[in-house]
Predicted 3D model of a 74-nucleotide RNA (transfer RNA) from Candidatus Parakkermansia intestinavium. Lineage of the source: Bacteria > Verrucomicrobiia > Verrucomicrobiales > Akkermansiaceae > Candidatus Parakkermansia. Model confidence (mean pLDDT): 83 of 100. Its Rfam family is "tRNA".
RNA sequence: CGAGCUGUAGCGCAGGCUGGUAGCGCGCUUCGUUCGGGACGAAGAGGUCGCAGGUUCGAAUCCUGUCAGCUCGA
Numbered sequence: 001c002g003a004g005c006u007g008u009a010g011c012g013c014a015g016g017c018u019g020g021u022a023g024c025g026c027g028c029u030u031c032g033u034u035c036g037g038g039a040c041g042a043a044g045a046g047g048u049c050g051c052a053g054g055u056u057c058g059a060a061u062c063c064u065g066u067c068a069g070c071u072c073g074a
Base pairs, nucleotide, nucleotide: 001073002072003071004070005069006068007067010026011025012024013023020057028044029043030042031041032040050066051065052064053063054062
């Protein structure tokens, strides 16, 4: 320098092809159960989907640029 993959809640990930309410597991908070804890059950909080721009009535999703990590090539 070139090519590819990855980036989404505190952690691990799905969703992207086919645009239309942002989800799952663990964790966290509250409540129930218990003498108490754990386990179990119920409810809840937490995200400007790496960043910027474009297309569109509408973008995590399509397009362009860019940043970081990893892999391959030179």